[in-house]
């Protein structure tokens, strides 16, 4: 890498620097965000607890602390589009995606 499993309506920036035109995964349609400087890099700074160490148990599960290794910090993954119920709003579910473990 395949490929399994588990999560994706919660939470976290009006920071400083830097670049300077697209950005929000990929297509298409919408909606947003962006020269008052998005996005991205870096430093601060947070938030979360997947793995980790700890506490507790004969033991494990649960839980509870802590935060070393990832993550992550507009907007439900921004919505939709396939497919199922619905007259429609809506509602479930796939697909693809990300993360985080395993695979190593």
């Nucleotide at each position: 890498a395949a490929c399994a499993c588990a999560u994706c309506g919660a939470g976290a920036g009006a920071g400083g620097c830097g670049c300077g035109a697209g950005g929000g995964a990929a297509c298409u349609g919408a909606c947003c965000c962006g020269c008052u400087g998005a996005c991205c890099g870096c430093c601060c700074g947070g938030c979360a607890a997947c793995c980790u160490g700890g506490c507790c148990u004969c033991a494990g599960c649960c839980g509870c602390c802590a935060a070393g290794g990832u993550g992550c910090c507009a907007a439900a993954g921004u919505c939709a589009g396939c497919c199922c119920g619905g007259c429609a709003a809506c509602g479930g579910g796939a697909a693809c995606g990300a993360u985080g473990u395993g695979g190593c």
Molecule: SAM riboswitch aptamer (S box leader)
Organism: Bryobacteraceae bacterium